The prediction has a mean pLDDT of 76. Predicted 3D model of RNase P RNA and transfer RNA as a complex of 460 nucleotides. Rfam match: Bacterial RNase P class A. The family's RNA type in Rfam is ribozyme.
RNA sequence: CGAGAGCGCCGGGCGGUCGCCGCGAUACAUUCGGGGAGGAAAGUCCGGACUCCACCAGGCAGGGUGCUGGGUAACGCCCAGGCGUCGUGAGACGAUGGAAAGUGCCACAGAGACCAUACCGCCGAUGGCCCUGCUCGCGAGAGUAGGGCACAGGCAAGGGUGAAACGGUGCGGUAAGAGCGCACCAGGUCUCGGUGUGAACCGAGAUGCUGGAAAACCCCACCUGGAGCAAGGCCAAAUAGGGGAACAGGUUCGCUUCGGCGGACAUCGGGUGCUUGACCGAGUUCCCGGGUCGGCUGCUUGAUUCUGCCGGUAACGGCAGAGCUAGAUAGAUGACCGUCACUCCGUACUACGGGGUACAGGAUCCGGCUUAUAGGCGCUCUCGGUCA
RNA sequence: GCCGCCGUAGCUCAGUGGUAGAGCAGCUGUUUCGUAAACAGCAGGUCAACGGUUCAAAUCCGUUCGGUGGCU
Numbered sequence: 001c002g003a004g005a006g007c008g009c010c011g012g013g014c015g016g017u018c019g020c021c022g023c024g025a026u027a028c029a030u031u032c033g034g035g036g037a038g039g040a041a042a043g044u045c046c047g048g049a050c051u052c053c054a055c056c057a058g059g060c061a062g063g064g065u066g067c068u069g070g071g072u073a074a075c076g077c078c079c080a081g082g083c084g085u086c087g088u089g090a091g092a093c094g095a096u097g098g099a100a101a102g103u104g105c106c107a108c109a110g111a112g113a114c115c116a117u118a119c120c121g122c123c124g125a126u127g128g129c130c131c132u133g134c135u136c137g138c139g140a141g142a143g144u145a146g147g148g149c150a151c152a153g154g155c156a157a158g159g160g161u162g163a164a165a166c167g168g169u170g171c172g173g174u175a176a177g178a179g180c181g182c183a184c185c186a187g188g189u190c191u192c193g194g195u196g197u198g199a200a201c202c203g204a205g206a207u208g209c210u211g212g213a214a215a216a217c218c219c220c221a222c223c224u225g226g227a228g229c230a231a232g233g234c235c236a237a238a239u240a241g242g243g244g245a246a247c248a249g250g251u252u253c254g255c256u257u258c259g260g261c262g263g264a265c266a267u268c269g270g271g272u273g274c275u276u277g278a279c280c281g282a283g284u285u286c287c288c289g290g291g292u293c294g295g296c297u298g299c300u301u302g303a304u305u306c307u308g309c310c311g312g313u314a315a316c317g318g319c320a321g322a323g324c325u326a327g328a329u330a331g332a333u334g335a336c337c338g339u340c341a342c343u344c345c346g347u348a349c350u351a352c353g354g355g356g357u358a359c360a361g362g363a364u365c366c367g368g369c370u371u372a373u374a375g376g377c378g379c380u381c382u383c384g385g386u387c388a
Numbered sequence: 389g390c391c392g393c394c395g396u397a398g399c400u401c402a403g404u405g406g407u408a409g410a411g412c413a414g415c416u417g418u419u420u421c422g423u424a425a426a427c428a429g430c431a432g433g434u435c436a437a438c439g440g441u442u443c444a445a446a447u448c449c450g451u452u453c454g455g456u457g458g459c460u
Base pairs, nucleotide, nucleotide: 001384002383003382004381005380006379007378008377009376010375012340013339014338015337016336017335018334020036021035023033024032025031038359042370043369045368046367047366048365049364050228051227052226053225056277057276058275059274060273062224063223064222065221066220067081068080069079070078071077082096083094084093085092086091097219098218102217103216105212106211119159120158121155122154123153126152127151128149129148130147131146132145133144134143135142136141167185168184169183170182171181172180186210187209188207189206190205191204192203193202194201195200232297233296234295235294242288243287244286245285246284250265251264252263253262254261255260267282268281269280270279304323305322306321307320308319309318310317311316341357342356343355344354345353346352347351389459390458391457392456393455394454395453398412399411400410401409406443414430415429416428417427418426436452437451438450439449440448
């Protein structure tokens, strides 16, 4: 100098004039002071806090996560590591447990796709058929040597089909072959030793065990009640105290001041999946229907922000100090001018003029993920070239 | 705020792991004096977009875009 990789931050600032919202003060007419959208406020993909069902403990179903360790209120998130794939590398990606628990799937092609297979092909030892020679025999035939055929039979090493043919290489063996045997190698399983909290890794030995896929059902480990601020609470007002179910008390025990109180069984009802127990109510519980579209609250001080120190590889945690940053409700920050920042164009020669500046706006709140983003800044690392 | 469904030929829709179908519309031919009907044939598709699993995806799994319905 060029080409890359990772992480973090900004994404408008300052001044003036008018306009809007809320808070505080006030002479209650107004005036003054301070404050007033985001890194994603978005998607609604996750986790919670909080509120209600209700006051809880189990089981089933359904759902979710899926290597190990740590962080966190929690998570499907974050950090660190292991294993695998890609990359020269910095790094990136991974839906990352189990196929010897079971069931199912692998089209077409091909002989054959979980224990299966013979299309082309190889062999012809053994059995069979044929030819020639020799020996024995009157003959039929018997024995023996050589050659041929490829019928029976044997093979799965070679070739073909296919995404994949059921370990690979070499030697021996065989009629020809084959883990059939041996040596080495790859993977799996088992045992032992070492390192590590662990996932795993390294080493030694034994073993002839050797398809794929679970984003197929499933098995294993762990987690999980439901609804949601339009949740819920208070006030005012209005309507239909309308309809329905059960009970209105039953059995029994104890105490009693004889009014009643307490417990058990049974009946009905009570969760926002089902079920078991527990618990609540008995002039109470629940269901259906109707009315009230009003006001206040919930409503912003938080698992909070910033600074410093300490611990930790890191995520993050601890201690100390400083701070309060929208709370609207037909729903607030807009317009104009000047200047600074960035960028483009033109002119000019060191400055002037004009244009443009992304994605986009709260509604209970917080921690993440995903998606959209004009332009810009900083730090660290890798590779290539050159110079000293 | 919460919860469902849909996207395939010009149009209306099937197809839910093995390589894309039907009807209507369009074009051509037959038939008819001619048209319609009828009969026969033809063409028309990045299965909303992107990524992943798999030998193979319209179909299984994610993310994004658009449409539509319900509760409050």